[in-house]
RNA sequence: GAUGUUCUUCAGGGAUGGGUGAAAUUCCCAAUCGGCGGUAAAGCCCGCAAGCCAUUUGGCAGAUCCGGUUAAACUCCGGGGCCGACAGUUAAAGUCUGGAUGAAAGAAGAAAUAG
Numbered sequence: 001g002a003u004g005u006u007c008u009u010c011a012g013g014g015a016u017g018g019g020u021g022a023a024a025u026u027c028c029c030a031a032u033c034g035g036c037g038g039u040a041a042a043g044c045c046c047g048c049a050a051g052c053c054a055u056u057u058g059g060c061a062g063a064u065c066c067g068g069u070u071a072a073a074c075u076c077c078g079g080g081g082c083c084g085a086c087a088g089u090u091a092a093a094g095u096c097u098g099g100a101u102g103a104a105a106g107a108a109g110a111a112a113u114a115g
Base pairs, nucleotide, nucleotide: 005111006110007109008108009107010106016030017029018028019027031095032094033084034083035048036047037046038045043082044081051060052059053058064080065079066078067077068076086098087097088096
C1' cells in the first nucleotide's frame, strides 16, 4: 500500500385544485418531479443505466433557445420553451397500479494481496 481481486452497504423524485363526462390523479386549465459518470455546478452537451427487440458480439430508446457574468458555462444568473420506458386501467398516464422487498449505471467502505 493499489487504478487490479474478493466481500459488504447504499443507490428515483413527483397529482394538489378546478372543468367536461356514465366513466379520467390518464383528456382540458393550472400544479408538480428530475437517476449515474464526464465537463465551470447539466432532465433537454457527450456517454451510461432501467425498458423493448434480437439473443453470440448486437440493435432501438426523449427534450433548449435568448440575454448576462467569466479565462472558460447549451451546466451558473435572468427570461422563455421542451421532454419523459414497458404492461395495466370503466377514458389516452413522467406523477395511479404492476413487474419491483427486483435489477442497475454508479457511490462509499472493508479485507487479503501485488508492488
The RNA shown here (FMN riboswitch aptamer (RFN element)) has 115 nucleotides and comes from Clostridium acetobutylicum. The source organism's lineage runs through Bacteria, Bacillati, Bacillota, Clostridiaceae and Clostridium. It matches the Rfam family "FMN riboswitch aptamer (RFN element)". About the family: The RFN element is a highly conserved domain that is found frequently in the 5'-untranslated regions of prokaryotic mRNAs that encode for flavin mononucleotide (FMN) biosynthesis and transport proteins. Its mean pLDDT, the model's own confidence on a scale to 100, is 80.